[in-house]
Molecule: Lysine riboswitch aptamer
Organism: bovine gut metagenome
RNA sequence: GAUAGAGGAUGCGUUUCGUCAUCAGUAACGGCACCAAAGUGGUACAGCGCCGAUGCCGGGAAAGGGACAAACGCCGAAGUCGGACCGAGCUGUAUGGCGGUCUUGCUGGGCAGGCGGAAUAAGAUCCGUCUGACUGUCGCAGAAAGAUGCGGAGCGCUAUC
Numbered sequence: 001g002a003u004a005g006a007g008g009a010u011g012c013g014u015u016u017c018g019u020c021a022u023c024a025g026u027a028a029c030g031g032c033a034c035c036a037a038a039g040u041g042g043u044a045c046a047g048c049g050c051c052g053a054u055g056c057c058g059g060g061a062a063a064g065g066g067a068c069a070a071a072c073g074c075c076g077a078a079g080u081c082g083g084a085c086c087g088a089g090c091u092g093u094a095u096g097g098c099g100g101u102c103u104u105g106c107u108g109g110g111c112a113g114g115c116g117g118a119a120u121a122a123g124a125u126c127c128g129u130c131u132g133a134c135u136g137u138c139g140c141a142g143a144a145a146g147a148u149g150c151g152g153a154g155c156g157c158u159a160u161c
Stems, first nucleotide, its partner, number of pairs: 001161005008075001011074005018068003029058005035052001039050003042095006078107003082103006108135002111132008137152005
């Protein structure tokens, strides 16, 4: 340098379909009453467009997001702060979010808890950080093996050539 592998309290991610809860007694729609330039297209301004706002009654979804199952691809799998580019959403400026590609840096892995943040209908989801034990790997100590203790990081470790 090349090739092939390992870690596991489902290791990581993607996809289609299925099931379940939620979305939500929400939106569309219909009726009554009533307001008058209010409302609306992420936010602000300008323009352009739509026609509505509130209350009551009837009516009654879906998408996105989540859990489980299955299939597929894999072991920097992947995630993430920052940067650049692209796309959709009326136009322009500014800005925020969503999705995708590339990239410096950081993170061995999952779990529980504390704190903070994002998102949203909600948070059961996600992210960051700290602590804790567990787990895999290497190093040192341990008479040897081992129990055990301490420490490091995947740009690592093991095997073969």